[in-house]
Transfer RNA from Cladochytrium replicatum, 72 nucleotides, folded computationally. Rfam family: tRNA. Rfam classes the family as a transfer RNA. Model confidence (mean pLDDT): 80 of 100. The RNAcentral record of the sequence draws on ENA.
This record gives sequence, structure tokens and C1' cells, in this order.
RNA sequence: GGUUGUAUGGUGUAGCGGUUAGCAUAACAGAUUCUGACUCUGUUGACCCGAGUUCAAAUCUCGGUAUGACCU
Repeated sequence: GGUUGUAUGGUGUAGCGGUUAGCAUAACAGAUUCUGACUCUGUUGACCCGAGUUCAAAUCUCGGUAUGACCU
């Protein structure tokens, strides 16, 4: 230098172009308990950045950024 994969709450992971972006875990609050642990309930919290296509984009296209693989 070329080709290519990935990017979603603090962490991990789903998500046919149309749901209020799901689940687990974590944090916080409550219930339970003599206290603690376990368990149960609730709350908080996310689509890497920019542009385009579309009635509608986390999803498709282009560029960029970060990171990984292969070739040279």
C1' cells in the first nucleotide's frame, strides 16, 4: 500500500427496513431475613462519527475513526 471482518447501556450479547432497541450481568431502591447471603420486584443506563437512499435506517450505500485478520 491492497482486500476484508467488527463497532449496540459500566460489561457481555440479540435485533427480516416499520415494537417503546430485547436479554443477561452490574449499580441503585424496595420486599423477604434477628443480621447477612440467596431469592423476588422495580428503577437507571446504549445504536462509533458524518453524509446519502427511503414515507420510514441500529439495519442498505459512501466516506471517516478505532480495532482485528489476510496479502504484499